[in-house]
RNA sequence: CUCUUAUCAAGAGAGGACGAGGGAAAUGGCCCAAUGACUCCUCAGCAACCAUUGAUUUCGAUCAAAAGGUGCUACUUCCAUCCGUAUUCAUUCGAGAGAUGAGAG
Numbered sequence: 001c002u003c004u005u006a007u008c009a010a011g012a013g014a015g016g017a018c019g020a021g022g023g024a025a026a027u028g029g030c031c032c033a034a035u036g037a038c039u040c041c042u043c044a045g046c047a048a049c050c051a052u053u054g055a056u057u058u059c060g061a062u063c064a065a066a067a068g069g070u071g072c073u074a075c076u077u078c079c080a081u082c083c084g085u086a087u088u089c090a091u092u093c094g095a096g097a098g099a100u101g102a103g104a105g
Stems, first nucleotide, its partner, number of pairs: 001105008013043005021032003026081004044073003048070003052065005077097001083094002086091001
């Protein structure tokens, strides 16, 4: 990097450095940002998956604990459009795309 699969309405901030844009792509919005955003480092926290421990089990799996491996810590994946279903044409549901984990190549 590619494929498969699960989840994505909850949860979780401080210090230091840097110095201008940032919130995945395109478009339209709406927010954040010199009262320092974004990013990096340190510590802390959260608990999605894997691993560990314990319990239950119809042996498919479920619940709890702790915090090891990744991950995450503004706004629903910030919202919508670009594809489809339903429709009172406002909206709803889904797909697609994206992010993260696990397995494989």
This is a predicted structure of a 105-nucleotide RNA (SAM riboswitch aptamer (S box leader)) from Alteribacter keqinensis. Rfam family: SAM riboswitch aptamer (S box leader). About the family: The SAM riboswitch is found upstream of a number of genes which code for proteins involved in methionine or cysteine biosynthesis in Gram-positive bacteria. The RNAcentral record of the sequence draws on Rfam. The model forms 91% of the base pairs in the Rfam consensus.